[in-house]
Parts: sequence; structure tokens; C1' cells
RNA sequence: CGGGGUGUGGCGUAGCUUGGUAGCGCACCUGAAUGGGGUUCAGGGGGUCGCAAGUUCAAAUCUUGUCGCCCCGA
Repeated sequence: CGGGGUGUGGCGUAGCUUGGUAGCGCACCUGAAUGGGGUUCAGGGGGUCGCAAGUUCAAAUCUUGUCGCCCCGA
């Protein structure tokens, strides 16, 4: 320098192909059960999808650029 993959709450991930306005597990907070812990049950907070722009009534999803990481080639 060229090509490919990947980037979603604290962590791990689904959703992307077939755009319809973000889900699951763990963790965290509150309450109850227990003498306490563990555990179980009920409730709750936290992300607008790496960043920017474009298309569209509507974008995590499509298009372009760009950044980080990984792989391949030179």
C1' cells in the first nucleotide's frame, strides 16, 4: 500500500440476508422469603447499535467515507 473479516448497555451475544423505531444471559439496584450467607421470587435502572455523511415516510439493518482490532498478500 492492496484485499477480507469484525465493532450492539459493565461483560458475552441475538437481530443485519427479507429496513418498521433494540432483545436475551450474566452482572448491578430495590423489596420479600432466611438468624445470616447462598439460593429463589417480584420489581427496576442502564445502549439508540465504533464515528460521520447519504438514500428512505422510516436505517443496527442499504450506500459511501473514516477509525480501532484481527487475518491474508505485497
Source information
This is a predicted structure of a 74-nucleotide RNA (transfer RNA) from a Bacillota bacterium. RNAcentral records the identical sequence in 2 taxa. Lineage of the source: Bacteria > Bacillati > Bacillota. It matches the Rfam family "tRNA". The family's RNA type in Rfam is transfer RNA. Model confidence (mean pLDDT): 81 of 100.